[in-house]
RNA sequence: UCAACCUUUCAGGGCGAGGUGCAAUUCCUCACCGGCGGUGAAGUCCUUAAUCGGGAAUAAGUCCGCGAGCUUCGAGAAUUUAUCACUCGAGGUUGAGGCAGAAAAGCUGCCACCGACGGUUAAAGUCCGGAUGAAAGAAGGGGAAA
Repeated sequence: UCAACCUUUCAGGGCGAGGUGCAAUUCCUCACCGGCGGUGAAGUCCUUAAUCGGGAAUAAGUCCGCGAGCUUCGAGAAUUUAUCACUCGAGGUUGAGGCAGAAAAGCUGCCACCGACGGUUAAAGUCCGGAUGAAAGAAGGGGAAA
């Protein structure tokens, strides 16, 4: 320095104005929001006398993936037995980008687009609910083979 493993903490934002209507933060016009990991042409910084090479930091809702929800199958545990529910695992489903800038999927500008399920006096990315949940992951502590 450090694997397995154990453990702690943390881990999502947004309807403001107007219109219609018996009724809408749900429709219409304008508005507002953007989880987690990866990825960066050029430039910058470090290394070098310099170049090459190597290394580092930073920036994606719509580039590659992940997560929650729903669903199928299997296993586990529980029960007298079985189902449901519960726990674990695997599969399925789950949105959106063009152009210009010498060059870019990530930058800048312009224009555009997207957003689970259940509920609701009326259709919801923004309200209420499952959720004081779960979780992609982030940081710390323990741990000791080597």

FMN riboswitch aptamer (RFN element) from a Deinococcales bacterium, 146 nucleotides, folded computationally.
It matches the Rfam family "FMN riboswitch aptamer (RFN element)". From the family's description: The RFN element is a highly conserved domain that is found frequently in the 5'-untranslated regions of prokaryotic mRNAs that encode for flavin mononucleotide (FMN) biosynthesis and transport proteins. Rfam links the family to the GO term FMN binding.